[in-house]
RNA sequence: GGAGUCGGCCGGGCGGCCGCGGCAGGCCUCGCGCCUGUCGAGGAAAGUCGGGACUCCAUAGGGCAGCGCGGUGGGUAACGCCCACCUGGGGCGACCCAGGGAUAGCGCCACAGAAAACAUACCGCCAGCGGCUGCGGGCGAGGGUCGAGCUUCCGAGCCAGACCCGGUCGGCGGUGCGGGCAAGGGUGGAACGGUGGGGUAAGAGCCCACCAGCGCGGCGGGUGACCGUCGCGGCUCGGCAAGCCCCGCGCGGAGCAAGGCCAAGCAGGAGGCUGGGUGGCCCGCCCGAAGCCUCCGGGUAGGCCGCAUGAGGCCGUCGGUAACGGCGGUCCCAGAUGGAUGGUCGCCCCUCGCUCCGCCGGCAACGGUAGGGCGAGGACAGGAUCCCGCUUACAGGCCGACUCGCAAA
RNA sequence: GGGGGUGUAGCUCAGUUGGCAGAGCGCUACGUUCGCAAUGUAGAGGCCAGGGGUUCAAUUCCCCUCACCUCCA
Numbered sequence: 001g002g003a004g005u006c007g008g009c010c011g012g013g014c015g016g017c018c019g020c021g022g023c024a025g026g027c028c029u030c031g032c033g034c035c036u037g038u039c040g041a042g043g044a045a046a047g048u049c050g051g052g053a054c055u056c057c058a059u060a061g062g063g064c065a066g067c068g069c070g071g072u073g074g075g076u077a078a079c080g081c082c083c084a085c086c087u088g089g090g091g092c093g094a095c096c097c098a099g100g101g102a103u104a105g106c107g108c109c110a111c112a113g114a115a116a117a118c119a120u121a122c123c124g125c126c127a128g129c130g131g132c133u134g135c136g137g138g139c140g141a142g143g144g145u146c147g148a149g150c151u152u153c154c155g156a157g158c159c160a161g162a163c164c165c166g167g168u169c170g171g172c173g174g175u176g177c178g179g180g181c182a183a184g185g186g187u188g189g190a191a192c193g194g195u196g197g198g199g200u201a202a203g204a205g206c207c208c209a210c211c212a213g214c215g216c217g218g219c220g221g222g223u224g225a226c227c228g229u230c231g232c233g234g235c236u237c238g239g240c241a242a243g244c245c246c247c248g249c250g251c252g253g254a255g256c257a258a259g260g261c262c263a264a265g266c267a268g269g270a271g272g273c274u275g276g277g278u279g280g281c282c283c284g285c286c287c288g289a290a291g292c293c294u295c296c297g298g299g300u301a302g303g304c305c306g307c308a309u310g311a312g313g314c315c316g317u318c319g320g321u322a323a324c325g326g327c328g329g330u331c332c333c334a335g336a337u338g339g340a341u342g343g344u345c346g347c348c349c350c351u352c353g354c355u356c357c358g359c360c361g362g363c364a365a366c367g368g369u370a371g372g373g374c375g376a377g378g379a380c381a382g383g384a385u386c387c388c389g390c391u392u393a394c395a396g397g398c399c400g401a402c403u404c405g406c407a408a409a
Numbered sequence: 410g411g412g413g414g415u416g417u418a419g420c421u422c423a424g425u426u427g428g429c430a431g432a433g434c435g436c437u438a439c440g441u442u443c444g445c446a447a448u449g450u451a452g453a454g455g456c457c458a459g460g461g462g463u464u465c466a467a468u469u470c471c472c473c474u475c476a477c478c479u480c481c482a
Base pairs, nucleotide, nucleotide: 002404003403004402005401006400007399008398009397010396012348013347014346015345016344017343018342020040021039022038023037024036025035026034027033028031042380046391047390049389050388051387052386053385054255055254056253057252061283062282063281064280066251067250068249069248070247071085072084073083074082075081086099087098088097089096090095100246101245105244106243107240108239109238122185123184124181125180126179131175132174133173134172135171137169138168139167142165143164144163145162146161149158150157151156193211194210195209196208197207198206212236213235214233215232216231217230218229219228220227221226259305260304261303262302268296269295270294271293272292273291274290275287276286277285312331313330314329315328316327317326318325319324349378350377351376352375353374354373356372357371358369359368360367361366410481411480412479413478414477415476416475419434420433421432422431428465436452437451438450439449440448458474459473460472461471462470
């Protein structure tokens, strides 16, 4: 120098002029006026996704329903966040990704395929049996035809052999029905362990050895997830729970337009009720004896509080691998309500472009170089009760740790 | 500011135990007519708002983003 991984940080700076909002002080011709001082958006203020604080309803109580989360241990006010570890997967590696249960049950798995999960059998393999059939063979006590030969009383008889028909036995083959098998083929995203041997008619965990997985048990280590080791059981069991569900844990509901106070204004009407607050329901609790609720109609569109000292920031130290926590010191850091933080000029910074100048090479044409000059650009985006997280958006830049491989020493 | 909902053809909308996306109107061509309308036949037109995930497979289930609608004192 190249290719990467992880973590942290910044996200324009300084000055002049003009302007805006809050607070404090001062001045006067007391107007909501002027002057001075001071403070004045973000890493995401955003999405409103998760969790809390706060407020009202019981100080939020029990059950059902519903919702959320999901390896283990820890952190925290809490979380779906963070830290450390475990297991599985990916990467040569730094490192990254995923995470309860599919032997509790239900459901789904289109098309293709024999079969999509209690198994099954399309092609295929297989011996035996029964039926039909082809080929060739054996047997004889079958029948028929031809027929050499022998006997003859000429009527016939005996008989080698050949052919045909039929029977029977076993062989090879075809076909069909029933039977055994699941090794192989093929389909699919997924097909009911793998390799080798035995075994068999053919085969198969059917049996055996090894391997892989699962379950059970013992011992050892760890807080635990889990790991190591030994033994047993042929147990071989598909996927989906971001489908219902089961197990464990958590959650009462609403939200600052919550809620409280003041002021202004108006017009009531209909229905329901022993009830209303309370939200999906039931119980319970509270309030209530005169009101309450729902709907329609009418009025207002004002002010104050809530509302800025907080799970707060920074520094140091101690504990902890870490997240984080304890202690000490120090600081006060936006509170607007059609909603304030902006505009402009100068200098600087960063990025990009241009040969106008400079520099280098060349006789030259020209080429290289971003030092000067000129020009352009500097993101995403803005509080609205507050806080902790997550997620999403973002021009450009800086720092740290680590990995791989190359070259040189 | 805080709740709730919707997004499918040009327009209005369907689409469930996840398995090739439809209807009406509109559009195009042809027929019919002297011509037009109506009508008949045939056809085109969709990355299901965008992106990612779960799954063999996503309009559908989950997450993020965008746009629009609606409610509140």

Two RNAs folded together computationally: RNase P RNA and transfer RNA, 482 nucleotides in total.
It holds a member of the Rfam family "Bacterial RNase P class A". It is annotated as a ribozyme.